[in-house]
């Protein structure tokens, strides 16, 4: 340097192929339980969807450029 693939919550991800409502597990926090504590149940809490511009009535989702990471070709 060229080519592929990935970036969503504090961790591990689904949703992108086919644009509309951002979700699920665990965690954290309060409460029931219990002498307590865990366990189990119930509420809570949870995101500049890697940045930045473009396209769209409307972008995690398409397009461009970067960044950051992996695997490749030399």
């Nucleotide at each position: 340097g060229g080519g592929c693939c990935c970036g969503u919550a504090g961790c591990u991800u689904a949703g992108u192929c086919u644009g509309g409502g951002g979700g699920a597990g665990c965690g954290a926090u309060g409460g029931u339980c219990u002498u307590a504590u865990a366990c189990a149940c119930c509420a809570u809490u949870g995101g500049u969807c890697g940045g930045c511009g473009g396209u769209u009535c409307a972008a995690a989702u398409c397009c461009g450029c970067c960044c950051g990471g992996g695997c490749u070709c030399a």
Model confidence (mean pLDDT): 84 of 100. This is a predicted structure of a 74-nucleotide RNA (transfer RNA) from a Candidatus Woesearchaeota archaeon. Rfam family: tRNA. It is annotated as a transfer RNA. The organism belongs to Candidatus Woesearchaeota, within Archaea.